[in-house]
RNA sequence: AUGAUCCCUGUGGAAGAGACCGGGUCCCGGACCCGGCGCCGAAGGAGCAACCGCCCCGGAAACUCUCAGGCAAAUGGACCGCAGGGGGAUG
Numbered sequence: 001a002u003g004a005u006c007c008c009u010g011u012g013g014a015a016g017a018g019a020c021c022g023g024g025u026c027c028c029g030g031a032c033c034c035g036g037c038g039c040c041g042a043a044g045g046a047g048c049a050a051c052c053g054c055c056c057c058g059g060a061a062a063c064u065c066u067c068a069g070g071c072a073a074a075u076g077g078a079c080c081g082c083a084g085g086g087g088g089a090u091g
Base pairs, nucleotide, nucleotide: 006086007085008084009083010082011081012080013079018037020036021035022034023033024032025031026030038071039070040069044067045065046064047063051059052058053057
């Protein structure tokens, strides 16, 4: 002096699927609780595995499963972009 992977903060974008049925409570809308059926995958979690590694063993998906979560709007939302901070690989 270049400053990667990664982490944090702010910000923008961000899909899917019943505003379902019955009962009850609350001040309308709607929310909540219980029971029931139908669905979704991109919080989280779990499983297999291509692959990777320091190869004993370990790390592993946007694939799979739906425990959880979700199925008008709102909230949330993997992931992506931008800005800032941490950090320090590499040259």
Annotation: This is a predicted structure of a 91-nucleotide RNA (Glycine riboswitch aptamer) from a Pseudomonadota bacterium. Rfam family: Glycine riboswitch aptamer. About the family: This family represents the bacterial glycine riboswitch. The model forms 91% of the base pairs in the Rfam consensus.